[in-house]
Formats: sequence, structure tokens, C1' cells
RNA sequence: GAAGCGGACCAGACCGCCGCUGGUGCAAGCACGGAAACGUGGCACUGGAGGAAGGUCCGGACUGCACAGGGCAGCGCAGCAGCUAACGGCUGUCCGCCGGGGCCGCAAGGCCGAAGGCGAGGAUCAGAGCAACAGAGACGAGCCGAUUCAGUUCGGGUGAAACGGGCAAUCUCUGCGCGCAGCAACACCAAAUAGGCCGGCGAUGAUGUGGCCCGCGGAGCCGGCGGGUAGGUGGCACCGAGCCGUUCCCGCGAGGGGCGGCCCAGAGGAAUGGCGGUCACGGCCGCGGCGUCGCAAGGCGCAGCGGCCGCACAGAAUCCGGCCUAUCGGUCCGCUUCACAC
Repeated sequence: GAAGCGGACCAGACCGCCGCUGGUGCAAGCACGGAAACGUGGCACUGGAGGAAGGUCCGGACUGCACAGGGCAGCGCAGCAGCUAACGGCUGUCCGCCGGGGCCGCAAGGCCGAAGGCGAGGAUCAGAGCAACAGAGACGAGCCGAUUCAGUUCGGGUGAAACGGGCAAUCUCUGCGCGCAGCAACACCAAAUAGGCCGGCGAUGAUGUGGCCCGCGGAGCCGGCGGGUAGGUGGCACCGAGCCGUUCCCGCGAGGGGCGGCCCAGAGGAAUGGCGGUCACGGCCGCGGCGUCGCAAGGCGCAGCGGCCGCACAGAAUCCGGCCUAUCGGUCCGCUUCACAC
């Protein structure tokens, strides 16, 4: 220098104005809405999307069902050893395949094989099933030709495979794992109406009929309790499998421990935005300049000025660990091989 790999990171920055939303403090024994539960309202300070928040595929936390224990069925996983809360994830390693190239050879071809990538890589002496085309025959053993005392021996084309094998990504067997449902879980507060239970009143006429009496009318009425629904609150924004750092310790590594620092979005029709300015980045156009190639027309490259446009994929919804998928543009690090120079 070329080629090929592996990995990490950014996801415009700042300023001004106007908004949305969580928390804390004050206001405040306030006002409004509501039967209540509860919600809303001002000011100040402060927090406010992602590497995938996505798909909802896998695993957990959490919750209820009996503190979910045994069996059957069903589902899942699969070399070996580990990491982890757990996993189908991750790490290391063995085997197989791919992989730049190298070596041998006249050639055909053969051998080795980097970084790295991929693998549904347990078992076919338990049993069953399957095998296109070709072929007489494809899983049961047998077929054809020759030969022999004798299915005794030899040979045979097709085909991936002809009787000894293959496929477990067909059933099956083995080992291991999984109880079921999911935050619309679940817990609490709690109307109206209807129904339930208890008590009281009521044909000696209750309740009702605008407050009382008469009259009318004729079987319910009143109170309490409890369950469920509407509605509301919690769960739920977390001192945690927490985040960041580390020239510490253990480990090849995934990772574990120590030390130091930090508290980091939380609604629920669902906030995280809009406008303006400056700068940065990318693309296009124009202007003139420089370099280079060319006889020339012109081409290519570099920086400058001006104008316009663009800035991806995407949007938290109980939380977490993974996997997969999407993603404009850009930055950095490492590894291998080959070539050249010293």
C1' cells in the first nucleotide's frame, strides 16, 4: 500500500421567545368539579425518549389461582465445559462446512488452510416409517447369467444407496427444563339501578297523591348489612439482577468481586413540542481562482464565496435481560493475508 474480516461510538450544538408534562417546596384547614372516593387549579426550582423505545420471538421479576407438591398428556432444548436471576442468550473449546491464499503436479487434479463466519452437531444393535429419476427389484429380501453335491462359488447394469448402509428438520427413544394465566395481572375506596340477607312498619290500609287534613287508591314501604358494576386510587417509575467509572483482585473469556461517584422520563387519549437566529455536516447550482492532463474543445482534483435543499430509522406505556428487524451520514480501534521498501 492492497484485499478481507471483527468491534466500539455519535445520531447535530448553542442562544432567545412561547408551550406540554413528572417531582419537590411554598401558597394552604384555599377555590372549583364530584354523592363519595378522588381529581383539577398558582408561583419557584428541577427532571423529561431510543439504539433500537419497534416486532412481541425467548427468558425472568412481580401478581392471582392452594406458600403449586406428585403423576399422565403436551410443549421446548440437545457435542463438551462454563456464565447468568433465567434463557432458545452469551463465552471458551472439539468436530464438520465455508473462507484470502500457499504448496505439489506438464496437466487433470491433490494436499494444507489465516483473520473470521456458519452448524436443529444426543441416539438408527429398542421399535416403526421414508427414499424422486433411473432400474427387473429400494428396505422384505431377493433378481439375472454362469457354476456347484449343495443359495456352493463367481460375475452383473441402474442408482446417492443393491443388503449393507442413509435419514431422527418423520414418529420414536434418552437426558434436561416447563403448573396455569397474565399489569385489561392484582389490591383498595366506592354511586345509581336491579337482585340478596337481617330488622321494623303495613288490608285495624302503609308508601304514594306539591306542606297538613279529608278524600282517592290498594301492597308494599323504611332502615341497616354485604357482593358486584360505573367512577376513582394504588400497582407505576422504584436503593434496584440499578447506572457510570476504575493503571485494583479472580477468570483465556462470557463474567464475578472490590473501590469511587450518581439517583436517571413516566403519562394514560397518552407529555417529551413549535418559531426565530448563529455555527457545524452532506448534496446540488452559480462565480471566479489554483494545480494537473490535453494541440484544442474540454476533463479531473483542491480550497474559497454566494444561493437553495436536506439531516435517517423511528416514539417509552408494569419493569428488566436477550434475540430479530429498520436505520441518512460520519468517527475511531483492532486482527489476518499478500506485495514492496528499509
Predicted 3D model of a 342-nucleotide RNA (Bacterial RNase P class A) from Methylibium sp. RNAcentral holds the sequence, with entries from ENA. NCBI's taxonomy places the organism under Bacteria, Pseudomonadota, Burkholderiales, Sphaerotilaceae, Methylibium. The prediction has a mean pLDDT of 78. Rfam family: Bacterial RNase P class A. Rfam links the family to the GO terms dimeric ribonuclease P complex, ribonuclease P activity and tRNA processing. It is annotated as a ribozyme.